Molecule: transfer RNA
Organism: Dehalococcoidales bacterium
RNA sequence: GUGGGUAUAGCCGAGAGGCCUAAGGCGCCAGGUUGUGGCCCUGGAGAUCGAGAGUUCAAAUCUCUCUACCCACC
Repeated sequence: GUGGGUAUAGCCGAGAGGCCUAAGGCGCCAGGUUGUGGCCCUGGAGAUCGAGAGUUCAAAUCUCUCUACCCACC
């Protein structure tokens, strides 16, 4: 340099144009249980989806550019 992949809560991770007010797990907070703690049970907070632009009535989801990381080739 060329081609390709990934980027979603603190961490992992689903989502494939409208039913999403973005699932679930771990972790966190509160309560229950317990002599205390753990396990377990109940409830709760937390992401607008790497950045920007475009398409669309509507975008995490499609297109373009850029950024970071990874892979292959030269």